Description:
Predicted 3D model of a 73-nucleotide RNA (transfer RNA) from a Candidatus Woesearchaeota archaeon. The coordinates come from a structure-prediction model, not an experiment, and the mean pLDDT is 81. Lineage of the source: Archaea > Nanobdellati > Candidatus Woesearchaeota.
RNA sequence: GCUUCUGUAACUCAAUUGGCAGAGUACCAUCUUCGUAAGAUGGAAGUUCUGGGUUCGAUUCCCAGCAGAAGCU
Numbered sequence: 001g002c003u004u005c006u007g008u009a010a011c012u013c014a015a016u017u018g019g020c021a022g023a024g025u026a027c028c029a030u031c032u033u034c035g036u037a038a039g040a041u042g043g044a045a046g047u048u049c050u051g052g053g054u055u056c057g058a059u060u061c062c063c064a065g066c067a068g069a070a071g072c073u
Stems, first nucleotide, its partner, number of pairs: 001072007010025004019056001027043005049065005
């Protein structure tokens, strides 16, 4: 330098060929316990990497850029 893949909550990952962004862990509160842990219930937490384009509507499709990974030279 070229090709391919990945980027979504603090972390690990979903989202059925475009139609209300979710789960587990962790965090907070309550219950349970003499207390802690474990367990149960509830809650909070998102500019879906950035900027454009297409569309009534984009996590999803297109283009460019950024970061990471793999391969080739």
Its Rfam family is "tRNA". Its family is annotated with triplet codon-amino acid adaptor activity in the Gene Ontology. By type it is a transfer RNA.